[in-house]
RNAcentral holds the sequence, with entries from ENA. Transfer RNA from a Patescibacteria group bacterium, 72 nucleotides, folded computationally. It matches the Rfam family "tRNA". Rfam describes the family as follows. Transfer RNA (tRNA) molecules are approximately 80 nucleotides in length. By type it is a transfer RNA.
RNA sequence: GCCUCUAUAGUUCAACGGAUAGAACAUAAGCUUCCGGAGCUUAAGAUGCGGGUUCGAUUCCUGCUAGAGGCA
Repeated sequence: GCCUCUAUAGUUCAACGGAUAGAACAUAAGCUUCCGGAGCUUAAGAUGCGGGUUCGAUUCCUGCUAGAGGCA
């Protein structure tokens, strides 16, 4: 330098182009307990950045950024 892949919550992962972007763990509060743990209930929390296509984009196209792999 070229090619391929990846980027979603604090972490690990989901989401035929269409419902309020879901789940687990973690965190906070409450119940329970002498205290803690476990258990139960509730809450907060995310689409890497810019542009385009579309009635509608996490999804498709494009540029950039970061990471992984391959070729030279």